[in-house]
RNA sequence: CUCUUAUCUUGAGCGGUGGAGGGACUGGCCCUAUGAUAUCGCGGCAACCUUCAAGCAUGGUCUGCUUGAAAGGUGCUAAUUCCUGCAAAGCAUCGCUUUGACAGAUGAGAG
Numbered sequence: 001c002u003c004u005u006a007u008c009u010u011g012a013g014c015g016g017u018g019g020a021g022g023g024a025c026u027g028g029c030c031c032u033a034u035g036a037u038a039u040c041g042c043g044g045c046a047a048c049c050u051u052c053a054a055g056c057a058u059g060g061u062c063u064g065c066u067u068g069a070a071a072g073g074u075g076c077u078a079a080u081u082c083c084u085g086c087a088a089a090g091c092a093u094c095g096c097u098u099u100g101a102c103a104g105a106u107g108a109g110a111g
Stems, first nucleotide, its partner, number of pairs: 001111008013042005021031003025085001027083002043077003048073002050070008081103001086100006
C1' cells in the first nucleotide's frame, strides 16, 4: 500500500515546548494568539485483540458461542465520522426527513 471483516449519535483533558494554522477531500459550518496542528509528560475513556473465570455445544482435547472481570497490545480523549457529496423513498418543490451506498477512521486477519 492492497484485500477481507467488525464497529463508528456513548464516553474521556491538564501541563511543558513551540508559534499559525487546523477540523482527511468538496461545499458549508466551526475551532484557533484566552495559543491551533505537532510533539513530550501525566491523567482519563473504551473494551477491538489479549488474559482469566463461569456456563453451553463436543466423548475428551482443540474449537465455537454467551456472560462477567482485568487492562498487557492498539485506539481514542471539540462539535454524530461536525454536517454534506451518490442513490432511493416519503413530504413537498429554495428545500426537509429517513434509509442505504461511497469515502474516511480504528481494530483483527491475510497478501
This is a predicted structure of a 111-nucleotide RNA (SAM riboswitch aptamer (S box leader)) from Oceanobacillus zhaokaii. It matches the Rfam family "SAM riboswitch aptamer (S box leader)". Rfam's curators write: The SAM riboswitch is found upstream of a number of genes which code for proteins involved in methionine or cysteine biosynthesis in Gram-positive bacteria. Lineage of the source: Bacteria > Bacillati > Bacillota > Bacilli > Oceanobacillus.